[in-house]
Context: one part of a larger RNA
RNA sequence: GCCUACGAGUUAGUCUUUACUGGCAAGGUUAAGGUCCUCUGGACCGCAGCCGAAGCGAAAGCAAGUCUGAAUAGGGCGCUUAGUCAGUAGAGCUAGACGCGAAACCUGAGUGAUCUACCCAUGACCAGGAUGAAGUGACGGUAACACGUCAUGGAGGUCCGAACUCAUUAGCGUUGAAAAGCUACGGGAUGAGUUGUGGGUAGGGGUGAAAGGCUAAUCAAACUGGGAGAUAGCUCGUACUCCCCGAAAUGUUUUUUGGAACAGCCUCGAGUAAGAGUGUCACAGAGGUAGAGCUACCAAUUGGGUGAGGGGGUGUCAAAACCUACCGAGCUCAGAUGAACUCCGAAUACUGAUGACAUGUUUCUCGGGAGUGAGCCCUUGGGUGCUAAGGUCCGAGGGCGAGAGGGAAAGAACCCAGACCAUCGGCUAAGGUCUCCAAAUCUAAACUAAGUUGAACUAACGUGGUCCAAUCGCUAAGACAGCUAGGAUGUUUGCUUGGAAGCAGCCAUUCAUUUAAAGAGUGCGUAACAGCUCACUAGUCGAGCGAUCGGGCGUGGAUAAUAAACGGGCAUCAAGUUUAGUACCGAAGCUGUGGACUUCGUAAGAAGUGGUAGGGGAGCAUUCUACAGGCGCUGAAGGUGAAACGUGAGUUUUGCUGGAGCGUGUAGAAAAGCCAAUGUAGGC
Repeated sequence: GCCUACGAGUUAGUCUUUACUGGCAAGGUUAAGGUCCUCUGGACCGCAGCCGAAGCGAAAGCAAGUCUGAAUAGGGCGCUUAGUCAGUAGAGCUAGACGCGAAACCUGAGUGAUCUACCCAUGACCAGGAUGAAGUGACGGUAACACGUCAUGGAGGUCCGAACUCAUUAGCGUUGAAAAGCUACGGGAUGAGUUGUGGGUAGGGGUGAAAGGCUAAUCAAACUGGGAGAUAGCUCGUACUCCCCGAAAUGUUUUUUGGAACAGCCUCGAGUAAGAGUGUCACAGAGGUAGAGCUACCAAUUGGGUGAGGGGGUGUCAAAACCUACCGAGCUCAGAUGAACUCCGAAUACUGAUGACAUGUUUCUCGGGAGUGAGCCCUUGGGUGCUAAGGUCCGAGGGCGAGAGGGAAAGAACCCAGACCAUCGGCUAAGGUCUCCAAAUCUAAACUAAGUUGAACUAACGUGGUCCAAUCGCUAAGACAGCUAGGAUGUUUGCUUGGAAGCAGCCAUUCAUUUAAAGAGUGCGUAACAGCUCACUAGUCGAGCGAUCGGGCGUGGAUAAUAAACGGGCAUCAAGUUUAGUACCGAAGCUGUGGACUUCGUAAGAAGUGGUAGGGGAGCAUUCUACAGGCGCUGAAGGUGAAACGUGAGUUUUGCUGGAGCGUGUAGAAAAGCCAAUGUAGGC
């Protein structure tokens, strides 16, 4: 992991409540117990007790009333009947109360020191080598000591190193050979040493050269039995079928925020039937948002005018007076801001005991049962944040949640569209029609040359890429571009300057002459000249050219880690982009045909049948019991194939196997249905 078996809303209560069924009814009912009988039971007795028939008040008490109160007022609670007993079902309460699951707590004079910690008693063990303390002796030495030298001696938590003991580092091992080992290298190795045997200390206790270590592979409180099915607002699991309806993730409160209570939203039953409810249009309302505005207030605000007042200066002490590149209230002109400003002011939305139309109980009330109270995304009005977030908090709508199908390559939420079943029928939506891949290589007209593009996505700024439109100019009296030729004279204008001659700079009605035309000069250039060139003109050529502005498509800007962002192939008068059009494809949409069920309806028929939590209804199967009636060795149950029937759970028939029991109908009772619980046991 698989298979088989087992495995979770049960049972009890003179308990509470609601519904249904039945008995009796202003009453209903017996309990223990007893008597009788056809004795797992039934009938009768038993009137104790309980519920109801009267309430109100704290009570005395009064009573269809009573309490409060001064009250004959007002108000509160009552009265103008329906209960009770039993059965069944839903739910609650009390019990382990749907099942499994803690970590923990308490208890017993409970069991443990054969592991290990420390201690006590008594034993055992430590190859070999090295070093050479004190003391002592001899000699030297001293007045005597001291002291020195040489011997002797054999001390030490001394040294090196086996046994023994420990475990530093590395490797191996890691479903191991081993629930702590192996190999190599290591530490100690006469000591606070190692070790044998026997004994002692016990669980909030021991022991601890102290690590919360050890106390039998268990230790921040051992193990075993018991309280005990502790408790678990937590996690997981919770078993057959079909049919009807179908949520919530909100509000208030909460030692409350992953839990609850009440309300909201769902379901079932009963009642209610109107001026019901809902929608659209009309009409009537209240309002201060969007916008707008502000000499209409409040607050803030830019520039100008005017300017009270102030600062500074002049002023003979003071004052007046005068001055000012200063500050400046108020007023005024122009501009302009505001969620907590408003002289104004919509659209929507909201309200209506208004009217019309549509729909037709969807409304409301009471009662039984819930679940939900983590929500999320998109569009939109806002707050917060960075006009950040797949952020967060509110309002409105849609969706997912609980929604399948088609499209978007793939995809909770986007676009289309709400799946009762069957169908090798038809039409469409979104989206598509070269091919993968169903359907146009469709029609007409343009654009793009970047594979731009072909469904994620990009800016400021640049672009004589190309197309379109508009305006203004030039042009057969020849434009524009090219080529040929000219481009002169006063003059090197004047000034400046070392120089300044068209061309460093300054000035100038930058003038005039000759001209077809030629600036007191457009740019190179020189120290300054020179030189080259341009404007301008003629010739040649022969038809369009130039400027500005707007738009379309493109282009640069353009950077992310495997090669990879049309889904791929691939596509260029497209299979790209823009515009217009006609066909076709395309879904569980709509429709045709057949069928099932639900609700309404006398019927004909009509409408409906996605669905999590959850409510309601109807059934199938298993085991046992009662009664009735059956089958079976001429083959029961079980096993294994086949066929038929039923929407389904399932049922029936039959072949083979098997070898002795088993169905059917009507009722009743349950140890009554398994894929899941890191479920339990067995097998493989």